[in-house]
The prediction has a mean pLDDT of 75. A computed fold for a 103-nucleotide RNA from an uncultured Armatimonadetes bacterium, annotated as TPP riboswitch aptamer (THI element).
RNA sequence: ACUGCCCGCAGGGGGAGCCGAAAGGCUGAGAGUUCCUUAAGAGGAAGACCCCUUGAACCUGAUCCGGUUAGUACCGGUGUAGGAAUUGUGGAAGCAGGCCUCC
Repeated sequence: ACUGCCCGCAGGGGGAGCCGAAAGGCUGAGAGUUCCUUAAGAGGAAGACCCCUUGAACCUGAUCCGGUUAGUACCGGUGUAGGAAUUGUGGAAGCAGGCCUCC
């Protein structure tokens, strides 16, 4: 030199739970804000946030199993499971990796 961490731009993928009569509270990056369509259920678009193969973002099994909690969350398992977005490009400094040279 290069790679990763970080930030920007363009493209793509994704979810929106639990407790409560309500107010509100819990976890989390994010927990349904705005617009359009619909009789309703619901659907579409935009925004914020996260993730893009080095892929537990997210989906299935799953109304799963054990612990725990007010409950979700969380921890462990299932799980070396089955799927999942071809990402591209630019950037100051620092750190780490890595390589080279000298002593």
Its Rfam family is "TPP riboswitch aptamer (THI element)". About the family: Vitamin B(1) in its active form thiamin pyrophosphate (TPP) is an essential coenzyme that is synthesised by coupling of pyrimidine and thiazole moieties in bacteria.
Of the family's consensus pairs, 96% are formed in the model.